[in-house]
Context: one part of a larger RNA
Molecule: large-subunit ribosomal RNA, domain I
Organism: Chitinispirillales bacterium
RNA sequence: GGUACACGGUGGAUGCCUUGGCAUUGGCCGCCGAUGAAGGACGUGGUAAGCUGCGAUAAGCUUCGGGUAGCUGCAAACAAGCUUUGAUCCGGGGAUUUCCGAAUGGGACAACCCACCCCUUUUGGGGUAUCAUGCACUUAAUUCAUAGGUGUAUGAGGGUAACGAGGUGAACUGAAACAUCUAAGUAGCCUCAGGAGUAGAAAAUAAUAAUGAUUGCCUUAGUAGUGGUGAGCGAACGGGCAUUAGCCUAAACUGUUUAUGCAUUAUAGCCGGUGCGCGUUUGUGUAGACAGGGUUGUAGGACCUCAUUGACGGUGGUACCGUGCCGUCUAGGAGUUACAAAGCGUGAUUCUAGUGGAAUUGAUCUGGAAAGGUUGAGCCAUAGUGGGUGAUAGCCCCGUACGCGAAAGUUUCAUGCCUCCUUUGGGGUAUCCUGAGUAACAUGGAGCACGUGGAAUUCCAUGUGAAUCUGGGAGGACCAUCUCCCAAGGCUAAAUACGUGCCAAUGACCGAUAGUGAACUAGUACCGUGAGGGAAAGGUGAAAAGCACCCCUAGCGGGGAGUGAAAUAGUCCCUGAAACCCUGUACCU
Numbered sequence: 001g002g003u004a005c006a007c008g009g010u011g012g013a014u015g016c017c018u019u020g021g022c023a024u025u026g027g028c029c030g031c032c033g034a035u036g037a038a039g040g041a042c043g044u045g046g047u048a049a050g051c052u053g054c055g056a057u058a059a060g061c062u063u064c065g066g067g068u069a070g071c072u073g074c075a076a077a078c079a080a081g082c083u084u085u086g087a088u089c090c091g092g093g094g095a096u097u098u099c100c101g102a103a104u105g106g107g108a109c110a111a112c113c114c115a116c117c118c119c120u121u122u123u124g125g126g127g128u129a130u131c132a133u134g135c136a137c138u139u140a141a142u143u144c145a146u147a148g149g150u151g152u153a154u155g156a157g158g159g160u161a162a163c164g165a166g167g168u169g170a171a172c173u174g175a176a177a178c179a180u181c182u183a184a185g186u187a188g189c190c191u192c193a194g195g196a197g198u199a200g201a202a203a204a205u206a207a208u209a210a211u212g213a214u215u216g217c218c219u220u221a222g223u224a225g226u227g228g229u230g231a232g233c234g235a236a237c238g239g240g241c242a243u244u245a246g247c248c249u250a251a252a253c254u255g256u257u258u259a260u261g262c263a264u265u266a267u268a269g270c271c272g273g274u275g276c277g278c279g280u281u282u283g284u285g286u287a288g289a290c291a292g293g294g295u296u297g298u299a300g301g302a303c304c305u306c307a308u309u310g311a312c313g314g315u316g317g318u319a320c321c322g323u324g325c326c327g328u329c330u331a332g333g334a335g336u337u338a339c340a341a342a343g344c345g346u347g348a349u350u351c352u353a354g355u356g357g358a359a360u361u362g363a364u365c366u367g368g369a370a371a372g373g374u375u376g377a378g379c380c381a382u383a384g385u386g387g388g389u390g391a392u393a394g395c396c397c398c399g400u401a402c403g404c405g406a407a408a409g410u411u412u413c414a415u416g417c418c419u420c421c422u423u424u425g426g427g428g429u430a431u432c433c434u435g436a437g438u439a440a441c442a443u444g445g446a447g448c449a450c451g452u453g454g455a456a457u458u459c460c461a462u463g464u465g466a467a468u469c470u471g472g473g474a475g476g477a478c479c480a481u482c483u484c485c486c487a488a489g490g491c492u493a494a495a496u497a498c499g500u501g502c503c504a505a506u507g508a509c510c511g512a513u514a515g516u517g518a519a520c521u522a523g524u525a526c527c528g529u530g531a532g533g534g535a536a537a538g539g540u541g542a543a544a545a546g547c548a549c550c551c552c553u554a555g556c557g558g559g560g561a562g563u564g565a566a567a568u569a570g571u572c573c574c575u576g577a578a579a580c581c582c583u584g585u586a587c588c589u
Stems, first nucleotide, its partner, number of pairs: 001588006008581002015574001016539002020510002022507007029499002031159002039100003042055003046078002050074002061094006070082003105114003115128005130156009163194001164192005174181001178228001204211002215242005225233002246491003249435001253292011269278002271322006297469001299434004303428005310329007331422005343417006351409002354404003360377006378395002380384001386398003440464007450476001471486005526533002546573001549560004
């Protein structure tokens, strides 16, 4: 020096464990913000670095409930206190809530600097951003006016996991290359909204039969189609389900009113008739406002006409007659998500604390410990899901099944008050209305499953540019017949999508190099000018009983003693593999 074996050291694999994750299902809930958000900075404790909580009232104040013996967070210790006059703790409401941040008095290198005005005046409090809209005031060139300015009221601004709508919009890739095509209207970016959003009450779909708004699912169907007829893309009708809900306007016409033009200066007008009275009022055109009316395709409405509940009151200059209009009551109907809109009360119910909740013991064995083994006798069960307890417990503890419960806030439903509405039918068809730079056409595009094709239907741009119910659109070029429908205005719940969040449950999901990046002071430490990148790190024991005391030592550390079942469980702590290292023994050189 090597080989083998052994006691150890080092190291932290493996096994076991789980406080943490992952995924799914069901339910709930679904926006926050100038009443200052989300997110932070700085403070805040008796001692206080971090996390958590909170905000100069600062690990908290107050009130209303719950709850019961301890409490002053993680987190020990000492000190000082609180508490059955009910603390700590849990839940509802309220108060406080520095500074930054949309940040909003001005500024700024976020958490800082510097102001003005008003009220109080010890000192505190309030206001002062910008934009949009409405109103008022003021006011240039410039007479009227307008721009501009000032004030005031209301609103907005920023954040947000996915879901939604709109705008804009790739490439890799596939086509075994590549250009039309595909990927894909995807990703990305921008704008906007809500708890959902979009869409939505036929100018529909069909086909000799019919259906009857929209949305979503299953199917039709990988069909019909489309396609360098390549790769690929890919419907609809119909059928079955979920859920159901329908409405309001524009116009014609009428009334009131404003502006303006024209006509009449009275024999005109004031609901009709007669009388009286009044007398700058009346008629008509244009434009506008408000109210009534009206809303559809077997056309509808206006208009004319006939019929159609009741009672009372008021009114159209005045008296009578007639008539119209308005109001109240009765009767009927409807309603807070559209069709108008604001609430209040009562009852039930949901959630936000909680609460009741059955039933086992004797002997013996092992053991540190019994819930384990043996044996005897039992019990509960609408509860034998699960977890804990010194090893494996239906009957020890927490729970579980099944019940009960709210001062306060809250969800949903019902109901009352309340609020709103009340004509409908027949006939006539001379006249009027029924959404115009629209529909359509041409050209260029886009989107429809449909790549320009025979290409309808839909949308955009440019140019042309209708009809008016004897009208217009569609039925996949176009025409005829036939059928269906009525565009060029608007609103609309549910069925649907998603999960930041809360609750419950589940797993042939992980078990600390796994599972989230993060089981632990984790988006921390650290790196980077910055955008950004981004860790490692779990386990004593049943219980600290965490080794009093003695000895060696400067200390670390160790030897005794003691605790413990175990200390080769001593906080570097369960198990403790391998590499690697020391020592010992044997053999070889």